[in-house]
RNA sequence: UACGGACCAGCGGGAGAGCCCUUGCAGCGAUGCACGGCGCCGAAGGAGCAACCGCCCCGGAAACUCUCAGGCAAACGGACCGCUGGACCGGU
Numbered sequence: 001u002a003c004g005g006a007c008c009a010g011c012g013g014g015a016g017a018g019c020c021c022u023u024g025c026a027g028c029g030a031u032g033c034a035c036g037g038c039g040c041c042g043a044a045g046g047a048g049c050a051a052c053c054g055c056c057c058c059g060g061a062a063a064c065u066c067u068c069a070g071g072c073a074a075a076c077g078g079a080c081c082g083c084u085g086g087a088c089c090g091g092u
Base pairs, nucleotide, nucleotide: 001091003090004089005088007086008085009084010083011082012081013080018038020037021036023034024033025032026031039072040071041070045068046066047065048064052060053059054058
């Protein structure tokens, strides 16, 4: 250091799927919460296969697949993306 890799923080963007049904509790009511039931979603996490990659014994590996978990009005969360800042490794 206008380079590459990966990490942390802040700000912004960020999809999908029943605000379904029974019962109970609270409430004047709207509605909210809890258990159970069926239906659904994939982009926290997790797991599986694999193109491919490697130091090739073996290991790494997805936005694919499965839904254990999570989620299905709003809110929260949210892979990932952009900007800003910080520091680490490598290169020059």
Predicted 3D model of a 92-nucleotide RNA (Glycine riboswitch aptamer) from a Sphingomonadaceae bacterium. The source organism's lineage runs through Bacteria, Pseudomonadati, Pseudomonadota, Alphaproteobacteria and Sphingomonadaceae.